Transfer RNA from uncultured Candidatus Actinomarina sp., 77 nucleotides, folded computationally. It matches the Rfam family "tRNA". Gene Ontology term of the family: triplet codon-amino acid adaptor activity. Model confidence (mean pLDDT): 82 of 100. It was read from a public genome assembly. The organism belongs to Candidatus Actinomarina, within Bacteria.

RNA sequence: AGGGGUGUAGCUCUAAUUGGCAGAGCGACGGUCUCCAAAACCGUAGGUUGUGAGUUCGAGUCUCACCGCCCCUGCCA
Repeated sequence: AGGGGUGUAGCUCUAAUUGGCAGAGCGACGGUCUCCAAAACCGUAGGUUGUGAGUUCGAGUCUCACCGCCCCUGCCA
């Protein structure tokens, strides 16, 4: 330099009627229980969907550019 993959909640991930309200587990917080805690159970909060732009009434989804990470190929030393 070229090609491929990947990026969504604090963490690990999965979905989202082929464009129409963003989810789970763990964790956090509160509660029940307990002498206290753990466990268990109940509830609550938490998201610029990597960044920017475009298309559209409407984008996680389609298009373009860029950035991070991983893999492959090549070049210089």